The RNA shown here (Bacterial RNase P class A) has 375 nucleotides and comes from an Actinomycetota bacterium. A source record names the gene rnpB. Rfam family: Bacterial RNase P class A. Its family is annotated with ribonuclease P activity, tRNA processing and dimeric ribonuclease P complex in the Gene Ontology. Its mean pLDDT, the model's own confidence on a scale to 100, is 80.
RNA sequence: ACGGGUCGGCGGGCGGUCGCGUCGCGGUGCUUCGGCAUUCGCGCCGAGGAACGUCCGGGCUGCACAGAGCAGAGUGGUGGGUAACGCCCACCCGGGGCAACCCGCGAGAAAGUGCAACAGAGAGAAGACCGCCAGUGUGGGCUCGCCUACGCUGGUAAGGGUGAAAGGGUGGUGUAAGAGACCACCGGCGCUCGUGGUGACACGGGCGGCCAGGUAAACCUCACUCGCAGCAAGGCCAGGCAGAAGACGUUGACGCUGCUCGCUGAGUCUUCGGGUAGGCCGCUAGAGCCUGUCGGCAACGGCAGGCCGAGAGAGAUGACCGCACAGACUGGUUCGCCAGUUGGACAGAACCCGGCGUAUAGCCGGCCCGUUUCC
Numbered sequence: 001a002c003g004g005g006u007c008g009g010c011g012g013g014c015g016g017u018c019g020c021g022u023c024g025c026g027g028u029g030c031u032u033c034g035g036c037a038u039u040c041g042c043g044c045c046g047a048g049g050a051a052c053g054u055c056c057g058g059g060c061u062g063c064a065c066a067g068a069g070c071a072g073a074g075u076g077g078u079g080g081g082u083a084a085c086g087c088c089c090a091c092c093c094g095g096g097g098c099a100a101c102c103c104g105c106g107a108g109a110a111a112g113u114g115c116a117a118c119a120g121a122g123a124g125a126a127g128a129c130c131g132c133c134a135g136u137g138u139g140g141g142c143u144c145g146c147c148u149a150c151g152c153u154g155g156u157a158a159g160g161g162u163g164a165a166a167g168g169g170u171g172g173u174g175u176a177a178g179a180g181a182c183c184a185c186c187g188g189c190g191c192u193c194g195u196g197g198u199g200a201c202a203c204g205g206g207c208g209g210c211c212a213g214g215u216a217a218a219c220c221u222c223a224c225u226c227g228c229a230g231c232a233a234g235g236c237c238a239g240g241c242a243g244a245a246g247a248c249g250u251u252g253a254c255g256c257u258g259c260u261c262g263c264u265g266a267g268u269c270u271u272c273g274g275g276u277a278g279g280c281c282g283c284u285a286g287a288g289c290c291u292g293u294c295g296g297c298a299a300c301g302g303c304a305g306g307c308c309g310a311g312a313g314a315g316a317u318g319a320c321c322g323c324a325c326a327g328a329c330u331g332g333u334u335c336g337c338c339a340g341u342u343g344g345a346c347a348g349a350a351c352c353c354g355g356c357g358u359a360u361a362g363c364c365g366g367c368c369c370g371u372u373u374c375c
Stems, first nucleotide, its partner, number of pairs: 001371010013323006020046002023043004027038004048346001052357002055355005060230004067261004072226005077091005092106001093104004107221002112219002114215002129160002131156012168186006187211001189208008234281004243272006255263002288307008325344001327342006
C1' cells in the first nucleotide's frame, strides 16, 4: 500500500424567523375563595439507536401477600454474569477459513415405538440383480477329458450396479469361491485405571466383543424452569338512572384454574329496558445516566462525586431562510486539486425497564490477520 476480520462510536452542525405540546410565572375572566378557564405574554424542557416488531425475561397491579397433583408449555455442552431470561461473557466439542476469526435448535438413537420419497434384489441382526465358485441337466466342439452356450440346485457380501445412506478400513492367512472365519496395524465403541482441569473435556495405559447407520425442529426418555391475567392492570372521587323476566347458587354459585383437590364465601350469567361516556391517582427518580477509581480475561460488580432528560385530549416535537460540512453527479486537470449542480437514511414515545430480531444515506476510531515493497 492493497485485501480481509473484529470491537466500538456518531447518525446531521451553527444561526435566524414563525408555529406546536407539558409545566412554571404573570395578565385577563369567573368563583361557593379551595380553585377553574384562557383564542394573551414570558420562561424551562420537549423522541430513538432502533422510540419499530411485540418474540423472550422482569418490575408493578389484582386474584389465597400464590397452595398441591395432573395435564400443558419452555429450555437443553460447561462455568460464570444478571432482578430475570430463550440474553451476555469466557471456555469445551464439532464444522469452515492459510490466518485474524466465523458458524452450531450442541442432552439421550446399546429403553421402546415410528419414519426414510425416487432409485434399487435388498433400507437395518438386511440383501443374491450382475458377477464369482461348486454340483448337475441338455445341446455343440474336438486333440476324448476338457472347452463352450443355455438352464437347474446350492455356496458367496471380495468386485460391479442403485442410493443421501448398503452393517468398519488396509494388508495378509485361509478357501471351490469367499467371509472378523482367523491374524497384524489403524479407526471407532463400551468398561476401567492414572494425570491435568471447578467443569464441559483433554492426554495416556489396560481389558473386551469384531463394530452397534441416520432422524428426537417425530412420538418419547432424562434434567431443570414456569400459577393466571394484564396500565382498557388497579385504586379513589363526583354525577346520572328504573327496573323487569329467566337460569344457577350456603347441599357452596361466581372466582383463583384447562381438570382434580384445596381456598374464598353471596352473588353470578343471559335477554329486554334505563343512565353516563367526567375528574384525580397509578405516571415516570429509575435494576437511571455521566465521570473517576478498584476487583475481574470478560460479561459485570463495588465505592466516590456529579446530573434530572417527554410524559399528553386518540395523542405536541414542525416549516422556511442563511452559513459552512460530509457524501453523490458532471466538466476540467499540471493528478496536488479546481468549478458547477445536488445534497443528510431508517423511522418516530404512550406504565416502565433488560434483551433479541429487523430497518438504516453516510461518517469516524481502536485492535488484529494475510500478501507485497522499503528501511